Two RNAs folded together computationally: RNase P RNA and transfer RNA, 468 nucleotides in total. It holds a member of the Rfam family "Bacterial RNase P class A". Its mean pLDDT, the model's own confidence on a scale to 100, is 77.

RNA sequence: UCAGGCGGCCGGAUGGCCGCCGCCGGGCUUCGGCCCGGGGGAGGAAAGUCCGGGCUCCACGGAAACACGGUGCCGGGUAACCCCCGGCGAGGGUGACCUUAGGGAAAGUGCCACAGAAAGCAAACCGCCCGUCCAGGCCCAGGCUUCGGCGGGUAAGGGUGAAAGGGUGCGGUAAGAGCGCACCGCGCGUCCGGUAACGGGCGCGGCAGGGCAAACCCCACCGGGAGCAAGACCAAGUAGGGACGGAGCGCUGCGAAAUGCGGCGAGGCUGGUUUCCGAGCCUUCCGUCCGGGUAGGUCGCGCGAGGCGUUCGGCAACGGACGUCCCAGAUGAAUGGCCAUCCAUCGCCCUUGCGGCGAGGACAGAACCCGGCUUACAGGCCGCCUGACGCA
RNA sequence: GCCGAUGUAGCUCAGCUGGUAGAGCAACGCAUUCGUAAUGCGUGGGUCGGGGGUUCGAGUCCCUCCAUCGGCACCA
Numbered sequence: 001u002c003a004g005g006c007g008g009c010c011g012g013a014u015g016g017c018c019g020c021c022g023c024c025g026g027g028c029u030u031c032g033g034c035c036c037g038g039g040g041g042a043g044g045a046a047a048g049u050c051c052g053g054g055c056u057c058c059a060c061g062g063a064a065a066c067a068c069g070g071u072g073c074c075g076g077g078u079a080a081c082c083c084c085c086g087g088c089g090a091g092g093g094u095g096a097c098c099u100u101a102g103g104g105a106a107a108g109u110g111c112c113a114c115a116g117a118a119a120g121c122a123a124a125c126c127g128c129c130c131g132u133c134c135a136g137g138c139c140c141a142g143g144c145u146u147c148g149g150c151g152g153g154u155a156a157g158g159g160u161g162a163a164a165g166g167g168u169g170c171g172g173u174a175a176g177a178g179c180g181c182a183c184c185g186c187g188c189g190u191c192c193g194g195u196a197a198c199g200g201g202c203g204c205g206g207c208a209g210g211g212c213a214a215a216c217c218c219c220a221c222c223g224g225g226a227g228c229a230a231g232a233c234c235a236a237g238u239a240g241g242g243a244c245g246g247a248g249c250g251c252u253g254c255g256a257a258a259u260g261c262g263g264c265g266a267g268g269c270u271g272g273u274u275u276c277c278g279a280g281c282c283u284u285c286c287g288u289c290c291g292g293g294u295a296g297g298u299c300g301c302g303c304g305a306g307g308c309g310u311u312c313g314g315c316a317a318c319g320g321a322c323g324u325c326c327c328a329g330a331u332g333a334a335u336g337g338c339c340a341u342c343c344a345u346c347g348c349c350c351u352u353g354c355g356g357c358g359a360g361g362a363c364a365g366a367a368c369c370c371g372g373c374u375u376a377c378a379g380g381c382c383g384c385c386u387g388a389c390g391c392a
Numbered sequence: 393g394c395c396g397a398u399g400u401a402g403c404u405c406a407g408c409u410g411g412u413a414g415a416g417c418a419a420c421g422c423a424u425u426c427g428u429a430a431u432g433c434g435u436g437g438g439u440c441g442g443g444g445g446u447u448c449g450a451g452u453c454c455c456u457c458c459a460u461c462g463g464c465a466c467c468a
Stems, first nucleotide, its partner, number of pairs: 001388010012342007020041002023038006043363001047374002050372005055227004060278007068223005073087005088102001089100004103218002108216002110212003125158002127154007135146005166184006185207001186205008231299004241290007250264005266283004292467003306325008343361001345359005350353001393464007402417004411448001419435005441457005
C1' cells in the first nucleotide's frame, strides 16, 4: 500500500424566530378558559409481533394422570427464554476467524423414488478362478489350449446410485477376502487430565445391526388460558325485547304473608380433559343468535428486573457496593417549520485551487411496560487482528 | 393496538405419511359450418409469495421476511 476478519460507537451541530403536547408554580376569571415563568418531549431499531416475562382477568389453593406444544453437546448468566457468555466435538478457510436444532437408529414402526444383479436377517450383471460336459485346434496316447453350456467359489476390478457391510500397503490364495500383519479409523475395558461435554495413554477385539428422528416415536426437562380493545369505576341512553338450546330445588324451621332470613340433603361451578383432597360460592341461571342503545369521561399509565458514573469479583455474559439523576405520555393521536453559519455526501464549471456555483440529509416514528431475536438503514468514526507485496 | 387465516397456470381450487406438479374454466391450433357459437381432437403455459436450512431429494418438514384477507369496544 492492497485485500480481508472481529468488536464497539455515532447517525447532522450551533444560534435566532414562529408554533405543537403533557407537567409544576403564580396571577386573572363571566368558571368556558386566558396570561406569565420554569422544566421535559421518539429510536437504535420506537418496526415485524418471532420468543420470554411483569401486570390484569378467568371464583381459590394443592396433588396426580392423560393429551397437546416447546426445548435438546457441556458448564455458567438471568426474573425468564427458542436469549447471552465461556468451552467441547464436527465442518469450512492459507490465516485472523466463521458456521453448527449437536440426546437416542442395539425399544418399536415407517421410508430409501429413478437407476442398478442386489437398498437392508444383503446381493453374482460384466469380470476373475475351479470343476465338469460337448465341439474344435496343437503336440502325439494323455496332456495343453479356444468358444459355448452347466455346477460352484469370489465383494479385489468395472458398471448403477446420495448411499453397495472399514481405508492404504505388504504377504497370502486356484482366484479372492481382516484370511494374516503394519499404520490409520472403529468398538470394548482400564488409567490419567478436566466440574462436565470431552481429550490423551495403554491393553484387548479382526470389525460387529448403513442413512433419515427440522418422519412417527423413545428419554430428560419446561409449559394453565386469554390479553391494556386485559380489567376497574362513573355518566348518558333503550323495547330492560325476542328466538333456540342446556341444566334446573326437595324436605323443613321463623313469620300473618312475601320476592325475606335460616338448617339438612342433592346438584352445579376451576378457561385442554379426567380424578382426588381442602376451602368456598351459587341454586334460577348460563350459552348462542337476532333486535335495541351509547360510541363520552376517569383510572390502569409512567420510580422501573430504571439511566449514568466510580469501584470490587468474574476470561466473559453478568453480579455486588457506593454516589448521583427523575428523564415523553397522546387517544386520530404532540415531538414541527423557516433563516443563518458550519459538517458529511453528490453533481457541474474551469483560471487545477485548502477554488466557485448548485443540490441535499439513510431507515424510520412511541400508544401498558420491560429482556431478547430478526429485519430495514445514506454516510462516518474508533480499536484489535490476519494474509500478500514493497522498503529499512 | 391485539388475535387468526391464506398465498400453487390468466381465474377458481386439488396435491395423502417428502420421490418427474394436476383438474375445471380461459387461451391457441385443427376439424365441423356459407360464417359464428356450441361440439370433437390436440397444444402451450408454473421463480409452487421471496430467502435460508434439514435431507440423496422440499409445493410438502423447520426458521425468517413479504403481501393479502378476516375478527376483537361498552351497556341492558